[in-house]
Context: one part of a larger RNA
RNA sequence: AGACGGGGACCCGCACAAGCGGUGGAGCACGUGGUUUAAUUUGAAGCAACGCGAAGAACCCUACCUGAUCUUGACAUCCCGGUGACCGGAACUUAAUAUGUUCCUUCUCUUCGGAGCACUGGAGACAGGUGGUGCACGGUUGUCGUCAGCUCGUGUCGUGAGAUGUUGGGUUAAGUCCCGCAACGAGCGCCACCCUUAUUCUUAGUAGCCACCACAGUAAGGUGGGCACUCUAGAGAGACUGCCAGGGACAACCUGGAGGAAGGUGGGGAUGACGUCAAAUCCUCAUGCCCCUUAUGACCAGGGCUACCCACGUGCUACAAUGGCGUAAACAAAGGGAAGCGAACAUGUGAAUGUGAGCAAAUCCCACAAAUACCGUCUCAGUUCGGAUUGUAGUCUGCAACUCGACUACAUGAAGCUGGAAUCGCUAGUAAUCGCGAAUCAGCAUGUCGCGGUGAAUACGUUCCCGGGUCUUGCACU
Numbered sequence: 001a002g003a004c005g006g007g008g009a010c011c012c013g014c015a016c017a018a019g020c021g022g023u024g025g026a027g028c029a030c031g032u033g034g035u036u037u038a039a040u041u042u043g044a045a046g047c048a049a050c051g052c053g054a055a056g057a058a059c060c061c062u063a064c065c066u067g068a069u070c071u072u073g074a075c076a077u078c079c080c081g082g083u084g085a086c087c088g089g090a091a092c093u094u095a096a097u098a099u100g101u102u103c104c105u106u107c108u109c110u111u112c113g114g115a116g117c118a119c120u121g122g123a124g125a126c127a128g129g130u131g132g133u134g135c136a137c138g139g140u141u142g143u144c145g146u147c148a149g150c151u152c153g154u155g156u157c158g159u160g161a162g163a164u165g166u167u168g169g170g171u172u173a174a175g176u177c178c179c180g181c182a183a184c185g186a187g188c189g190c191c192a193c194c195c196u197u198a199u200u201c202u203u204a205g206u207a208g209c210c211a212c213c214a215c216a217g218u219a220a221g222g223u224g225g226g227c228a229c230u231c232u233a234g235a236g237a238g239a240c241u242g243c244c245a246g247g248g249a250c251a252a253c254c255u256g257g258a259g260g261a262a263g264g265u266g267g268g269g270a271u272g273a274c275g276u277c278a279a280a281u282c283c284u285c286a287u288g289c290c291c292c293u294u295a296u297g298a299c300c301a302g303g304g305c306u307a308c309c310c311a312c313g314u315g316c317u318a319c320a321a322u323g324g325c326g327u328a329a330a331c332a333a334a335g336g337g338a339a340g341c342g343a344a345c346a347u348g349u350g351a352a353u354g355u356g357a358g359c360a361a362a363u364c365c366c367a368c369a370a371a372u373a374c375c376g377u378c379u380c381a382g383u384u385c386g387g388a389u390u391g392u393a394g395u396c397u398g399c400a401a402c403u404c405g406a407c408u409a410c411a412u413g414a415a416g417c418u419g420g421a422a423u424c425g426c427u428a429g430u431a432a433u434c435g436c437g438a439a440u441c442a443g444c445a446u447g448u449c450g451c452g453g454u455g456a457a458u459a460c461g462u463u464c465c466c467g468g469g470u471c472u473u474g475c476a477c478u
Base pairs, nucleotide, nucleotide: 001478002477004474005473007472008471009470010469011468012467013466015462016461019426020425021424022423023422026317027316028315029314030313031312032311033310034308035307042053043052064303065302066301067300069298070297073126077125078124079122080121081120082119083118084117088104089103090102091101092100108115109114128292129291131290132289133288138285139281140280141279142277144275149188150187151186152185153184154183155164156163157162168179169178170177194269195268196267197266199237200236202234203233204232205231208227209226210225213224214223215222240263243257244256245255246254247253319419323378324377325376326375329372335366336365337364340359341358344355345354346353347352385416390411391410392409393408394407395406396405432454433453434452435451436450437449438448
C1' cells in the first nucleotide's frame, strides 16, 4: 500500500421487510449426472454449467459405432504422359455407394509453332485431421456491475516504499455538483450526444382515411369526389428546477405548488472504465508446439446421439365452480409471404384434399385473436375436473416416419384434491393472466426472441440475511 475481520460509522440494491404469484409433491417435455451400450460423439460445472453451444439429431448435419471401399487422395499448387471436347442419357456388375464394362449423343481456339479446358494414368513434394494442449496464443464472450469508481502530469511532504490531489462539511442515481483545503490541472468512466415511446404545429395524400356532396346497392369506402379526421413519414416545437413559496450557508441542492400531454436523469433501449476469475471457447475462425499419414485422412450403407432402476435443474399441463362444456356476439399490435402466402367454392366428423382468384405486398393472403360479456347446462364427485397411457383407423411432409416425426377421429381414462425442509421472480401498464407472430425449418416448439389484450397488491422501515460503495480501526496474511 492492499486483502481480510462473527471491528466501528455512513450509504445503496426486490438484499431483507410488506405483498402477489411460483418451484420443491403429481403426470409429461427438455437439459444434465449416473448406469447401460458396439456407439450411446463432444464442450459447458457455485453465483457466472444444467430449454446452455444446438435459431430446430428420421437420412444429411455427425464429430460416435459396425461393416464395405480408396491411398498424391473428397480439397490446393507444381512436373511428365495419354485421350478429346465437355455435359447428358441408357444397360450390366454390387446389399448399396463406389469401381469396372458397353452403347447412344457430342467434338474448343489457332498464325498449325502451340495455347486453353476437361477427363484419365504415373512420380513425389505435399494435401488432410471437429486429433491434443484455452495452463503456449489472437479474436470473441461471461462475471463482479451500468457498481462509481480507476489513474496521470507538474508541484509539495516523506531517508524510502509511498502520500497528497481522490480526504473533510453538505448534496446527488453518480469522484453529480457546491464550499473548504498544498495542491493546481487533466484523462478513462458518470451525464449528455444516438434510437424508440408519450403531446402538438406544418408539409405530403396512395395502396391509408370518409366529416361533407353525389351515385349504385342485399351488404361492404363499393364508385365518383375530397384530404377535414385517423394514419403514414419528413421537417420543426416542447421539459430547462424555466416560474412561485418554504428550507438550506446568500451555495450546491431538497420539499411543496402552478401551468402543462409529459416534472425534476418523463418511460424503455443501445452504450459496460482500470481490472478480477491461468473464468469460457484450439468443435465458428485464426494460430505456435506435439501427434496421425494405405490412417486419428476420405467416402458409402446401416445403427447411435432418442437407451433407463435412479438423482438434480428448467418448464408445460393440472388438481377445478373467480370453473368445465355448449350456442351465438365484440375488441389488437407486431410480423411473414414467390421452389412462397394461398382467398372463395366443393368433398370429408376431422387432420386435410381437389380446383384455384389475388398478391414481390399500407392493395392480396397467412388471419376466426383469446381471455372478456350474454344465455343455457353441470352442483362439489376423482366428477361433464384432469388428461397421461394404450388400441384401432387415418392425414401431411419427405427417397424413406420400424428403431425415431407432427397432427386427426373413435375408444381407453393413470397420477393428481394445492404440495415437507427449503427456495425463486416481481415496485406499474409491472406481477399475474390471455392469445398472436417470427427465426431455425421439407416436416417437427411446452424452448427462444418479439407483439399486443385484461390488469392488481404492497413498500412502516433499514434491526437482521446476501451483495456492493466510501471513510476509519486492528494486523494471523501478501
Background:
The part of an RNA shown here (small-subunit ribosomal RNA, 3' major domain) has 478 nucleotides and comes from an uncultured bacterium.